RNA sequence: GGGCGACUAGCUCAGUUGGUUAGAGCGCUACUAUCACACAGUAGAGGUCGAGGGUUCGAGUCCCCCGUCGCCCA
Numbered sequence: 001g002g003g004c005g006a007c008u009a010g011c012u013c014a015g016u017u018g019g020u021u022a023g024a025g026c027g028c029u030a031c032u033a034u035c036a037c038a039c040a041g042u043a044g045a046g047g048u049c050g051a052g053g054g055u056u057c058g059a060g061u062c063c064c065c066c067g068u069c070g071c072c073c074a
Stems, first nucleotide, its partner, number of pairs: 001073007010026004019057001028044005050066001052064003
């Protein structure tokens, strides 16, 4: 230098050929229960989907470009 893949909640990930409110598990907070802790149950907080731009009535999803990480080729 060239090719490919990944980036979504604190962590690990899903998101079905663009469409109704962006989700799960673990973790976190509060409450119940316990002498107390853990387990368990109930409720809740937490995201502008890596940055920017474009297409579209509508983008996590399509296009361009940049960044970070990984793999391959030279």